RNAcentral holds the full RNA, with entries from ENA.
The part of an RNA shown here (small-subunit ribosomal RNA, central domain) has 352 nucleotides and comes from an uncultured bacterium.
The coordinates come from a structure-prediction model, not an experiment, and the mean pLDDT is 87.
[in-house]
Context: one part of a larger RNA
């Protein structure tokens, strides 16, 4: 170097952005570097192929002759890959402009409903809870009911295999500022593209640090049962946390269990966002029709099978990752990193 694989059997990196690197549309031109053709020279002998001589034959020895994939040097070829500048072109990719959706981000402001707590009325013996109870709460006046107040924390309905986002994630309402997307026009630019080791952001929850906040539910802890026992489940309580700020921490079944990009391969019915054309005196439905998104069924085709199936797990092409039996083990040493917790990188012995 060459081979098979990654959705469920070992494997798709948690996402994205990008600098080497790898790859990469079309027409010419010019160079001949890769590539091809021909040449020559080298390629030691022995061996090996081919043809012959000698040992009684072979083996073997000996002679001639070919071959020898490589390197180089000349003379050419120029499709193709390159180069390099020469000149371009528009279909990838940007930008313009005109629309159009949207829980996409961040900050300030504010809304009712509910739970808890105060006050204060009314009320009077219970009330909670649970299979069943009791713990706990209540004549010091509770549950219950009604005004009033006070704080934290979530936003019912709408709401929908609906929106939007790179993923994590994202929902009460109004406004400030910021991204991204699609659609039409086909007016600029004129391959600027893709992918992407290393690097760098971004990354649920819990966790940690420092400083506030705390209404609910709530590890831990404390009681009550339950039970042989109950370090659980159930009931009564309840601390940290969970809420903000600022800083770490970098991990999830981070799932679609399915990296990105391009292009190419029947169709049918949903549904969001937008374009056309008919219909329609005009709106509106409403018909056909495209484009991007998301669902469902289903051909061919694939698959161990199961199922995928124009949102591919089909059929091709270009990059990254990333696997080689079970356990030992994502351990243990060593290094990076982190306050810690730990993470990230990763064996072997030994057994089966």
């Nucleotide at each position: 170097c060459u081979g098979g694989c990654c959705g469920u059997a070992a494997a798709u990196g948690g996402c994205u952005c990008a600098c080497a690197g790898g790859u990469g549309g079309u027409u010419u031109g010019u160079c001949g570097a890769g590539u091809c053709a021909u040449c020559u020279g080298u390629c030691a002998a022995a061996u090996u192929c081919c043809g012959g001589c000698g040992c009684u034959u072979a083996a073997c020895u000996c002679c001639g002759g070919g071959a020898g994939u490589g390197c180089a040097a000349g003379c050419g070829a120029u499709a193709c890959u390159g180069a390099c500048c020469u000149a371009g072109c528009u279909u990838g990719a940007u930008c313009a402009c005109u629309g159009c959706a949207c829980g996409g981000g961040c900050a300030a402001c504010u809304g009712g409903a509910a739970u808890u707590c105060c006050u204060g009325g009314u009320g009077u013996a219970g009330c909670g809870g649970c299979g069943a109870a009791a713990u706990a709460c209540u004549c010091a006046c509770a549950u219950a009911u009604c005004a009033g107040g006070a704080g934290g924390a979530a936003c019912a309905u709408c709401g929908a295999u609906g929106c939007a986002g790179a993923a994590g994630g994202c929902a009460g309402g109004u406004u400030c500022c910021c991204g991204g997307g699609c659609a039409g026009u086909u007016a600029c630019u004129g391959a600027c593209g893709c992918u992407g080791a290393g690097g760098a952001g971004c990354g649920a929850a819990a966790g940690c640090a420092u400083g506030g906040g705390u209404a609910g539910a709530g590890a831990a802890c404390a009681g009550g049962a339950u039970u042989c026992g109950a370090u659980a489940c159930c009931c009564u309580g309840g601390u940290a946390g969970u809420c903000c700020a600022u800083g770490c921490c970098g991990u999830a079944a981070u799932c679609g269990g399915u990296g990105g990009g391009c292009g190419c391969u029947a169709g049918g019915u949903g549904u969001g966002a937008g374009g056309g054309u008919c219909u329609u005196u005009u709106c509106a439905c409403g018909a056909c029709u495209u484009u991007c998104g998301u669902g469902c069924c289903g051909u061919a085709g694939u698959u161990a099978a199961c199922g995928c199936a124009u949102u591919a797990a089909g059929c091709g092409c270009c990059c990254c990752g990333c696997c080689u039996g079970g356990g030992g083990a994502g351990u243990a040493c060593g290094g990076c990193c982190g306050c810690a917790a730990g993470g990230c990188u990763a064996a072997a012995a030994c057994u089966c």